[in-house]
Context: one part of a larger RNA
RNA sequence: UGUUGGAGAAUUGAGAGGAUCUAACUCUAGUACGAGAGGACCGAGUUGGACGCACCUCUGGUGGACCUGUUGUCGCGCCAGCGGCACAGCAGGGUAGCUAUGUGCGGACGGGAUAACCGCUGAAAGCAUCUAAGCGGGAAACCCACCUCGAAACCAGUUCUCCCUUGAGAGCCGUGGAAGACCACCACGUUGAUAGGCCGGGUGUGGAAGCGCUGCAAGGCGUGUAGCUUACCGGUACUAAUAGCUCGAUUGG
Numbered sequence: 001u002g003u004u005g006g007a008g009a010a011u012u013g014a015g016a017g018g019a020u021c022u023a024a025c026u027c028u029a030g031u032a033c034g035a036g037a038g039g040a041c042c043g044a045g046u047u048g049g050a051c052g053c054a055c056c057u058c059u060g061g062u063g064g065a066c067c068u069g070u071u072g073u074c075g076c077g078c079c080a081g082c083g084g085c086a087c088a089g090c091a092g093g094g095u096a097g098c099u100a101u102g103u104g105c106g107g108a109c110g111g112g113a114u115a116a117c118c119g120c121u122g123a124a125a126g127c128a129u130c131u132a133a134g135c136g137g138g139a140a141a142c143c144c145a146c147c148u149c150g151a152a153a154c155c156a157g158u159u160c161u162c163c164c165u166u167g168a169g170a171g172c173c174g175u176g177g178a179a180g181a182c183c184a185c186c187a188c189g190u191u192g193a194u195a196g197g198c199c200g201g202g203u204g205u206g207g208a209a210g211c212g213c214u215g216c217a218a219g220g221c222g223u224g225u226a227g228c229u230u231a232c233c234g235g236u237a238c239u240a241a242u243a244g245c246u247c248g249a250u251u252g253g
Stems, first nucleotide, its partner, number of pairs: 001152001005163007015149004021049007033038001051106005059100004066093005071086006110144003117137004164252001169247004173189005194240003197236005204228002210223005
C1' cells in the first nucleotide's frame, strides 16, 4: 500500500517449517529351541544417553546503581564519622534479570496407501502359477496424526459484535514495558497507577551511627535480628504523561 467505509475480536487451512533417535535392565522365562553349552521371537514394564522446547521453584554462575570487611593516599579544619582515587583498589557475600551444569516436558498411540517380501482365488496354458481380471497381509521410508507459522491463499476467504457527514477511526506528541538495533509490538496519558518519588512488604548483607559499660590499649559487650538495602511484590496522584495538531467518509469503486 492492497484486500473497496471503519474498528475490535474469533476462525478456515491452500501452503511452509519442525519433530521422527537410541541403549541397558526386569517380567514373560532359564520358558520355546538345544545332547549340552547356551538361549529367544511375540508381548509388558522400568531406568538412562544424546537431541529439542520451555522455565528459574530448587542447585549453581553472573549480578561495575545492594551490603560488609580492609590496604595506601588525598580531601571534608582536627577527633569521630564520611567521600574521591588506586583493574570494580583488593576481598567476602548477594536481589531482580539473564542463564546451565539446574528443573519440567517431548519423540508416542493410531489410521491410510505402499516397498522388498508373504499369501487367497485364478486363467491364458483341462495341470501348475501371488497376476493377466479380482482380493488380502506387509517397513524407522510416504500421506495423515503431533508442534509452530500461515488469507499478498491477488480466487487476498469465513463468522460475530459495534461505529460512522451529529467526524467512525488512525497517526503525531508524551510516560513506559519480561517488546525491541531502528521501526514495529504492548500498556498508559488526569474519567490516570504508565514511569519516577514516597509508604509498606520482601530480599540481601550481617549487627550501623551515637551513647553507655568494660579493658592501659587493640578491642569487646549492651542499646538492637541493628543499620543500610538496585532491578522484586503491593499501595499511594507528590512529579511527569498538559495543551494541542495532522490525516481520515457524497453510507461506502